Record summary: The RNA shown here (transfer RNA) has 84 nucleotides and comes from a Planctomycetaceae bacterium. The coordinates come from a structure-prediction model, not an experiment, and the mean pLDDT is 81. The RNAcentral record of the sequence draws on ENA. Rfam family: tRNA. Gene Ontology term of the family: triplet codon-amino acid adaptor activity. From the family's description: Transfer RNA (tRNA) molecules are approximately 80 nucleotides in length.

RNA sequence: GGCCAAGUGACGGAACUGGCAGACGUGCGGGACUCAAAAUCCCGUGCCCGCAAGGGCGUGUGGGUUCGAUUCCCACCUUGGCCA
Numbered sequence: 001g002g003c004c005a006a007g008u009g010a011c012g013g014a015a016c017u018g019g020c021a022g023a024c025g026u027g028c029g030g031g032a033c034u035c036a037a038a039a040u041c042c043c044g045u046g047c048c049c050g051c052a053a054g055g056g057c058g059u060g061u062g063g064g065u066u067c068g069a070u071u072c073c074c075a076c077c078u079u080g081g082c083c084a
Stems, first nucleotide, its partner, number of pairs: 001083007010026003019067001027045006046057004060076005
C1' cells in the first nucleotide's frame, strides 16, 4: 500500500428482510429472606429539559438516501485478520 471483518448503556452481548434501540446476562443502587451473612427472589439502573404529565437527544465520527436508518450508500477514525 491492497483486501476483509468489527465498533451499540459501566462491561459482555442481542435487535440487521429498513418500522417501539438497548432484549438477556454481569456489575451497580434499593428492598425481601436471615440472629447475621452467603445463596436466592423482587424492583430500579443512558443523557438533557420539565413540579408533573410529557418532550428532545442518543448505536465509532461526519455526510447522504428514505415518511422512517443500529440496519442501506459515501468519506474518515480506531481495533483485529490476510496479502504484498